Transfer RNA from a Candidatus Woesearchaeota archaeon, 73 nucleotides, folded computationally.
Its mean pLDDT, the model's own confidence on a scale to 100, is 81.
Rfam family: tRNA. Rfam classes the family as a transfer RNA. From the family's description: Transfer RNA (tRNA) molecules are approximately 80 nucleotides in length.
Taxonomically the source falls in Candidatus Woesearchaeota (Archaea, Nanobdellati).

[in-house]
RNA sequence: CCCCGCUUAGCUCAGUGGCUAGAGCAUCUGGCUGUAGACCAGAGGGUCGCUGGUUCAAAUCCGGCAGCGGGGA
Numbered sequence: 001c002c003c004c005g006c007u008u009a010g011c012u013c014a015g016u017g018g019c020u021a022g023a024g025c026a027u028c029u030g031g032c033u034g035u036a037g038a039c040c041a042g043a044g045g046g047u048c049g050c051u052g053g054u055u056c057a058a059a060u061c062c063g064g065c066a067g068c069g070g071g072g073a
Base pairs, nucleotide, nucleotide: 001072002071003070004069005068006067007066010025011024012023013022018056027043028042029041030040031039049065050064051063052062053061
């Protein structure tokens, strides 16, 4: 320098253009318990990496940039 993949909650990851963006774990609260754990119920937590474009509508499609990973020269 060239090519490919990934980037979504604190962590690990779903989400094939349209509903309100979700799950597990973690955290907090309540129940249960002599206490704790386990279990049960609930709650908080997100500029969907940044920016521009396409579209009536974008986490999703396209361009650029950034970060991480891999391959090539």